Transfer RNA from a Chloroflexota bacterium, 76 nucleotides, folded computationally.
It matches the Rfam family "tRNA". The family's RNA type in Rfam is transfer RNA.
It was read from a public genome assembly.
Its mean pLDDT, the model's own confidence on a scale to 100, is 81.
RNA sequence: AGGAGUGUAGCUCAGUUGGCAGAGCAACGGUCUCCAAAACCGUGUGUCGGGGGUUCGAGUCCUCCCACUCCUGCCA
Numbered sequence: 001a002g003g004a005g006u007g008u009a010g011c012u013c014a015g016u017u018g019g020c021a022g023a024g025c026a027a028c029g030g031u032c033u034c035c036a037a038a039a040c041c042g043u044g045u046g047u048c049g050g051g052g053g054u055u056c057g058a059g060u061c062c063u064c065c066c067a068c069u070c071c072u073g074c075c076a
Base pairs, nucleotide, nucleotide: 001072002071003070004069005068006067007066010025011024012023013022019056027043028042029041030040031039049065050064051063052062053061
């Protein structure tokens, strides 16, 4: 330099044909307990990496950029 992939909650990841953003774990609050753990009840806490565009409507489509991973190549 060229190519491919990934980016969504604190972590690991879903998200259908473009139509109300979700799950598990963690965390937090409560009940219980002398206290804590466990158990049970409750709570999603989010700039969907960033900008722009298309559309009535974008996590999803188009475009540019950023970060990371992999492959190929160049210089030394």